Context: one part of a larger RNA
Molecule: large-subunit ribosomal RNA, domain II
Organism: bacterium
RNA sequence: GCCGGCGAGUUACCCUGAUCUGCAAGCUUAAUUCCACUACGAAAGUGGCGGAAGAAGGCGUAGGGAAACCGAGUCUGAAUAGGGCGAAUCAGUAGGUUGGGAUAAUACCCGAAACCCGGUGAGCUACCCAUGGUCAGGAUGAAAUUCCGGUGACACGGAAUGGAGGUCCGAACCGGUGGAUGUUGAAAUAUCCUCGGAUGAACUGUGGGUAGGAGUGAAAGGCUAAUCAAACCGGGUAAUAGCUGGUUCUCCCCGAAAUGUCUCUAGGGACAGUCUUAGACGUUCAGUAGUAGUGGUAGAGCACUGAAUAGAGGAGGACCCUUCGGGGUUCAAAUCUAACCAAACUCCAAAUGCUACUACUUCAAAAGUCUUGGAAUGAGGCAGUGGGGGAUAAGCUCCAUUGCCAAAAGGGGAAUAACCCAGAUCGCCAGCUAAGGUCCCUAAGAAUUGGUUAAGUGGAAAAGGAUGUGAGGUGACUUAAACAACUGGGAUGUUGGCUCAGAGGCAGCCAUCAUUCAAAGAGUGCGUAACAGCUCACCAGCCGAGUCACUUUGCGCCUAAAAUAUAUCGGGGCUCAAAUCAAUCACCGAAGCUGCGAUUCUCUGUUUUUUUGGCAGAGGAGGUAGGGGAGCGUUCCAUGCUAGGUUGAAGUCUCGACGCGAGUCGGGAUCGACGAAAUGGAAGUGAUUAUGCCGGC
Repeated sequence: GCCGGCGAGUUACCCUGAUCUGCAAGCUUAAUUCCACUACGAAAGUGGCGGAAGAAGGCGUAGGGAAACCGAGUCUGAAUAGGGCGAAUCAGUAGGUUGGGAUAAUACCCGAAACCCGGUGAGCUACCCAUGGUCAGGAUGAAAUUCCGGUGACACGGAAUGGAGGUCCGAACCGGUGGAUGUUGAAAUAUCCUCGGAUGAACUGUGGGUAGGAGUGAAAGGCUAAUCAAACCGGGUAAUAGCUGGUUCUCCCCGAAAUGUCUCUAGGGACAGUCUUAGACGUUCAGUAGUAGUGGUAGAGCACUGAAUAGAGGAGGACCCUUCGGGGUUCAAAUCUAACCAAACUCCAAAUGCUACUACUUCAAAAGUCUUGGAAUGAGGCAGUGGGGGAUAAGCUCCAUUGCCAAAAGGGGAAUAACCCAGAUCGCCAGCUAAGGUCCCUAAGAAUUGGUUAAGUGGAAAAGGAUGUGAGGUGACUUAAACAACUGGGAUGUUGGCUCAGAGGCAGCCAUCAUUCAAAGAGUGCGUAACAGCUCACCAGCCGAGUCACUUUGCGCCUAAAAUAUAUCGGGGCUCAAAUCAAUCACCGAAGCUGCGAUUCUCUGUUUUUUUGGCAGAGGAGGUAGGGGAGCGUUCCAUGCUAGGUUGAAGUCUCGACGCGAGUCGGGAUCGACGAAAUGGAAGUGAUUAUGCCGGC
C1' cells in the first nucleotide's frame, strides 16, 4: 500500500413541544398487599409475567397580594379615584412513540501536554566511604650535602654528589581537538587520519551509601538504566480539550449565513437577523401609475463660516531723513469691482431613495403578518457603482449598494470560482435562438456594398518626437514664370569705431550708415594667430505648373531591454484581408425556448366504495450548512419446533428480469442443514477515509 473484519448521538430520570390512545371538569395512582400462571429450589422462599386491591400524593378546575388575607376579583391607596395583574373570552389528565433541552453520568468516537497518590530504580551515570591495582622509555636537574675558593666570622662563588616537580618528550591507560567517512550506519554516537593529559585535583577493580520537587553536580539545567526545566511503573482515569480529525443505506420537498448589539470577547458564545415544520389570518406583500409628504447628497453657489487672486481704497504700523512744520520708502485692515476654492461652508438644489393613501396587475402563482417545534450561520470572496484609509498603489484594507461565486452545472472568454449568455426532473440520431462566432484546425459566409491601415498595426504601454498616409479648414506665392535643383553674381567707403599682442563681416562692447546696383547684411554658418578661403541672405539666367505655411480629424510610425525556446493572435496562417470603420442579408451556436414521450410534487375541479385511488387543468422539481417527508436493508423476539427443506436450507459464484433508488425476485453451478415471506415488536442496525484498530498478502 491493497484486501477482509471491527469501528462513532446510547441509557436513566426530569422539563418542554408534536403525534396516537383511554377517560374527561376531571384524570391518575406510588410504595405496598392479594390472586393465577411460570423458572429455580427438598422446602422456606426469590425472580418473571398477568390480574385485582391500595386516594397517600400529583396535575387541572381562580385569581390577586411579600404576607396575613380577600376572592371574580385582588393589590396599591385616605379613597367608592386612577393604575397593575386577573375574570368575562372554558380542557385537562394518564400512558405509548418521537423532536429538543437540562441534570447525573464517559454522554457521538479517538487524541494531549499536564496534576495528584503509592511504589520500583545509583549493575548506566554524578558525588562520597572502605579496600586493592596500574603508569615502557627518555629529558631537565630544585633544595640539601661534600670538597675547593672566599670572609675576622658569615655571606658569596666554583666543582662534584644529589634526585625535587598538579616539570618536559612520549607508549600502555584516560580523553575526544579538527577533518573525512558513515547518516534505512558494521555501530540508536562508530571507524580512519589528526590531536590533549600521561606521578597526578591521575586512571581503575571490588564492596557499600545518597532518589523524584528529591539526590548528585570543579555548574552544562548536566546526570539519576538509549528517558530529565522534574525518572520509571501502577492507580485517580474513559482527567479536561471553546481545539484538530472522523462520524456508515435510498428517494422526495424547501433551503441559509459569513450581519447587528453585548461578551477576560474576537477561530467560542447569548439575543436579534436570514432557513425550515405545523397552524391561524387572507392580499395585508411586491411591481407600476397617480396624489400628498420627507430630506440637504450629486450639482451649483459665495448670502454665512473660513480659504484665497488682481485692481481701486486707504484706517493703522515699520524704517530713513527732518529746518520738528513735514517729507520719502514699504507693509496693509474695513469697503468697492472682478475671477475662484471647501468632508466637518450653504442664499439654492436634483435624480434615485423612504413614508402614507388610492387604483390597476399577478388568480393559484408569487408573497406578507402572527403563533409554534427544529436548525445552521455569526472567518466570506470577486465584479460594477458611491466613498474613507493607502501613493485618486495592491489579487490591499474599511463601509454603503447591486449582482454573482460560496451552495450553480451548461454555452462563450484558448485554458481560467466570480466576466458575458443562461438557472440542469428524466429520455429523443427533432426544431428556434442568446452571448459569441462563420479561411483550416472547428459547427457556420474565403458573404455583399463602400472606405481606412502597410505598421503583421491588428496581436501589450506614457510623456515626447517625426515631410507616414486618408478626409477637411485657413492664409500666402504663382505663365507679369512661383517652389526645388543647376549656372553666374554676392560689390564699394571699409581693416566701421572701441577694445586688443592681433580683432580685417564672423572673441567681446557700441553703432548698424551711405554708395554703385539686377542684387548684395557694417553680415547666416564653417574657417584663420590675424588675414585668406568656403557658404548664406539677396539678385539674374535656365526650366515650365503648381508651391509653401498653419490648423482640425481618422488610421498608422518611433519611444519599446530579461532571464531554458518562437512565447503579448489558442495554432496554422492572414494584407482591395482571415485587420479595421460604417451598413446589409444569411447561417452556426447552450442542459435557454419549442416539439414528442415519461416520473414526481403542490393547488383546483370532477369522479367514485371513504381512500395516500382515477381523470382533467394550472404551476413547480440546481443546491452546501440545515429543516421536513416517504422508504430499503441487517440481527434478534412473537404468531411458530410455521410454510418450505438431503428429490438439497443458509452461504458463495454467475446469468437474467423487476424497482427512480436503497434493493428484490428467478435460472444455473457450488455447498451440505437449516429456514423464509407476512403482520407486529426490540436494536451492539448500514463505512472509500479518523497519519483509525486487528489479521492476511